[in-house]
RNA sequence: GGGUGGCCGCUCGGUGGUGAGCUUCGGCUCGCCGGCCGGGAGGAAAGUCCGGUCUCCAUAGGGCAACAUGCCGGCUAACGGCCGGGGAGGCUCGCUCAAAGCGAGCUUUACGGAAAGUGCCACAGAAAAUAUACCGCCCGUGGCGCGGGCUUUCGAGUCGGCGUUGGGGGUAAGGGUGAAAAGGUGCGGUAAGAGCGCACCGCGGCCGGAGUAAUCCGCGCCGGCAGGGUAAACCCCAUGCGGAGCAAGACCAAAUAGGAGGGGAGGAGCUGCCCGCUCCGUUCGACUCUCGGGUAGGUCGCUAGAGCCAGGCAGUGAUGCUUGGCCCAGAUGAAUGGCCAUCGCCCUUUAUCGGGUACAGAAACCGGCUUACAAGCU
Numbered sequence: 001g002g003g004u005g006g007c008c009g010c011u012c013g014g015u016g017g018u019g020a021g022c023u024u025c026g027g028c029u030c031g032c033c034g035g036c037c038g039g040g041a042g043g044a045a046a047g048u049c050c051g052g053u054c055u056c057c058a059u060a061g062g063g064c065a066a067c068a069u070g071c072c073g074g075c076u077a078a079c080g081g082c083c084g085g086g087g088a089g090g091c092u093c094g095c096u097c098a099a100a101g102c103g104a105g106c107u108u109u110a111c112g113g114a115a116a117g118u119g120c121c122a123c124a125g126a127a128a129a130u131a132u133a134c135c136g137c138c139c140g141u142g143g144c145g146c147g148g149g150c151u152u153u154c155g156a157g158u159c160g161g162c163g164u165u166g167g168g169g170g171u172a173a174g175g176g177u178g179a180a181a182a183g184g185u186g187c188g189g190u191a192a193g194a195g196c197g198c199a200c201c202g203c204g205g206c207c208g209g210a211g212u213a214a215u216c217c218g219c220g221c222c223g224g225c226a227g228g229g230u231a232a233a234c235c236c237c238a239u240g241c242g243g244a245g246c247a248a249g250a251c252c253a254a255a256u257a258g259g260a261g262g263g264g265a266g267g268a269g270c271u272g273c274c275c276g277c278u279c280c281g282u283u284c285g286a287c288u289c290u291c292g293g294g295u296a297g298g299u300c301g302c303u304a305g306a307g308c309c310a311g312g313c314a315g316u317g318a319u320g321c322u323u324g325g326c327c328c329a330g331a332u333g334a335a336u337g338g339c340c341a342u343c344g345c346c347c348u349u350u351a352u353c354g355g356g357u358a359c360a361g362a363a364a365c366c367g368g369c370u371u372a373c374a375a376g377c378u
Base pairs, nucleotide, nucleotide: 001373002343003342004341005340006339007338008337010040011039012038013037014036015035016033017032018031019030020029021028022027042359046370047369049368050367051366052365053364054245055244056243057242067240068239069238070237071085072084073083074082075081086111087109088108089107090106091105092104093103094102095101112236113235117234118233119230120229121228134175135174136171137170138169139168141166142165143164144163145162146161148159149158150157151156183201184200185199186198187197188196202225203223204222205221206220207218208217209216210215249300250299251298252297259291260290261289262288263287266280267279268278269277270276307326308325309324310323311322312321313320314319344357345356346355347354
């Protein structure tokens, strides 16, 4: 989240005239004049997801389960909402030769706990979590082959080397796999290596400082450093939570058929009256009076409110306080509409012509969230 005008309608309220009925004479109800005047969908009225007001039911008090929420502070009637801040990630820009780093802007964020326990981690890979060892590196050592030194009684003995192969031990630097591999870089060290040692970075704890806090800062101290990820897996911790909903619920109240109580010997029809006749009754009660529950129907709830508009003050802001003004749908087979003209906007076109103007319709009300949407704005 279009404007104006005309014609024909609908609904709610107010009001005038007039007619009828009732009246306690004050008025009330209904009809007519299709009288007159005023109001009449939304930013989402939608989804019914979250929170509340209100109503009824339940409820001594407490707990469990289930569900929801989850950095910190604030706002609010309340919230899973909003505002501000912090942490973490992404993009862009600046400083810088560049990288790293620092700073700024925009943006995303279900962001308690992985050191209570359980589970899971495809493929690849040695190994996906009590670590392990495929290649590689290192130290011994057996076999085989080659060639050499020394000694020699010429039979051999002995020493070390190279290549190849088997087995044992050490290692976790390097390679390789992966989204992720048991801190990183460098120096020392070592047979080779390794926080094994050291420096810096990172991590954990303590201390100090800043801040309400989350958190941040510190060439302050201590610890070589423990423990991969996953809680949008179970789970643990903390907090919240009774249920149903305006078809809630309250009131008035027919006809008919049941129910309770009283009277009751007559009652009804043909026929206005009498007689007569017929029917229903007099234990099971015709007929009549009263009461009660409930249905149809009606009234209320029901629209003046955490209200709207304009301004001021406080606050970074959400928001709060305050001044003035305003009254702005209330239906119930359910109104809020239809047609025409014209202006605006968009598309196309040189221009005219032409086309388009969305999503969508209140139902007790309010605050949010989410979703839909022509066009315009930031």

The RNA shown here (Bacterial RNase P class A) has 378 nucleotides and comes from a soil metagenome.
RNAcentral holds the sequence, with entries from MGnify.
It matches the Rfam family "Bacterial RNase P class A". Rfam's curators write: Ribonuclease P (RNase P) is a ubiquitous endoribonuclease, found in archaea, bacteria and eukarya as well as chloroplasts and mitochondria. Gene Ontology terms of the family: tRNA processing, ribonuclease P activity and dimeric ribonuclease P complex.